Predicted 3D model of a 394-nucleotide RNA (Bacterial RNase P class A) from Bellilinea sp. Its Rfam family is "Bacterial RNase P class A". Rfam classes the family as a ribozyme. Taxonomically the source falls in Bellilinea (Bacteria, Bacillati, Chloroflexota, Anaerolineales). Of the family's consensus pairs, 93% are formed in the model. RNAcentral holds the sequence, with entries from ENA. A source record names the gene rnpB.

């Protein structure tokens, strides 16, 4: 310098003009106006996981159902995070990524192919036995050899099928063979030693070794009651209900008269009562809070100290335009260095990266609704740190 891996940060800046929401102050009877101040995110998203909070249910125990499952740590908790370990995959590497209790409790399943999928023998191999055709010999009475055949048995090494067929290589052995035996290797283990908190690793010893699936049921261990802020709490019009009094009440209309309407014991009007609809207030932001330094820890994280208060809602406020600048990309122009070509050795021409300038384009994904912690997904571009690989120079 180029390419890459991992982790983290930012999410254009400033000014102007209009505009929106909350709160406070002032003015105002109110509507509202003015001023001050505050006003989205790293994911506010998906609602996948876990909590807080609230109400309901709940003596205790059992069955059932669901989730989780290497080891250690963190955390309020988790299908979360950190560190470590085993095993498989990708990459030259940094690194990334899949899987994880139990297959001697028991049951079930193992497509196709294949004889057979958990107990087996199709071809081929070996031993014994039988001898129909054919073969050989014959003194024609018979005899002999014997499989390409039949039967009884052995073995599981070879062939073949398959994802998988009971460990691999070499030897001994045998009728043929075989962990039957031997050497080495692989694998296994309620074994021993050492290291480690542990998972596990290393070494030894032992026998000689009997498939897979638990994301099929099952067994073992741990955890789990339900519904959700439209939870829940407080206040409470109107209408309807109950009770008391009870003959008048309302409008025109301030008073009197008058008119109209409602009512007159099946009850007008007034008062009271309980539940409670609309509606209002609350829950609702001082919290598993944020920022910074330091300390402990490999880390996740924890703690001391200092500072800060930071949207709130109601179907839902943060925007638009202009100017200057910034970043990236593109076109064009110019300059320097280098290279190439020409040269009358003065210079002229061409040109990649980089640099400067004009112009143009782009600056993403996306919007809180009770709150919080995770995970996942979306995201123009820029920056920082550590590490890996390659090339060049010293």
């Nucleotide at each position: 310098c180029a390419g890459g891996u991992u982790g983290g940060u930012c999410a254009g800046a400033c000014g102007g003009u209009c505009g929106c929401g909350g709160u406070c102050u002032u003015g105002g009877a109110a509507a509202c106006a003015a001023g001050a101040u505050c006003g989205a995110g790293g994911a506010a998203a998906g609602u996948c996981c876990g909590c807080a909070c609230u109400c309901c249910a709940c003596a205790g125990g059992g069955c059932g159902c669901g989730g989780c499952g290497c080891c250690g740590g963190g955390g309020a908790a988790u299908c979360c995070c950190c560190g470590g370990g085993g095993u498989g995959a990708g990459g030259u590497a940094a690194c990334u990524u899949g899987c994880g209790g139990g297959a001697u409790c028991g049951g079930g399943c193992c497509a196709c192919a294949g004889a057979a999928a958990c107990a087996a023998a199709c071809c081929a191999c070996c031993u014994c036995u039988c001898u129909g055709a054919g073969c050989c010999c014959u003194u024609c009475g018979g005899g002999g050899a014997g499989a390409c055949g039949g039967g009884a048995g052995g073995a599981a090494a070879g062939g073949g099928u398959g994802a998988a067929a009971u460990g691999g290589u070499g030897g001994u052995g045998u009728a043929a063979g075989a962990g039957a035996c031997c050497a080495c290797c692989a694998g296994c283990g309620u074994c021993c030693g050492c290291a480690g908190u542990a998972a596990u690793g290393c070494g030894g010893c032992g026998g000689c070794u009997g498939g897979g699936c638990a994301a099929c049921c099952c067994c073992c261990g741990c955890c789990g009651g339900g519904a959700g802020c439209a939870a829940g709490g407080c206040c409470a019009a109107g209408c309807a209900g109950g009770g008391a009094u009870g003959a008048g009440g309302a409008a025109c209309u301030g008073c009197c008269c008058g008119u109209u309407c409602c009512a007159u014991u099946u009850g007008a009007a007034u008062c009271c009562c309980g539940g409670g609809u609309a509606g209002g207030c609350u829950g609702c932001a001082u919290g598993a809070g944020c920022u910074g330094c330091c300390u402990g820890g490999u880390a996740a994280c924890a703690g001391u100290c200092a500072g800060c208060c930071u949207a709130g809602a109601g179907a839902g406020a943060u925007g638009a335009c202009c100017g200057u600048c910034c970043u990236u990309c593109g076109c064009c122009a110019g300059a320097c260095c280098g290279u190439c070509c020409g040269u009358u050795c003065g210079c002229g021409g061409a040109u990649a990266c980089c640099c400067u300038g004009u112009c143009g384009a782009a600056g993403a994904c996306a919007g809180a609704a009770u709150g919080c912690g995770g995970c996942u997904u979306a995201u123009c571009g820029a920056c920082c740190a550590a590490c890996c690989u390659g090339a060049g120079c010293a």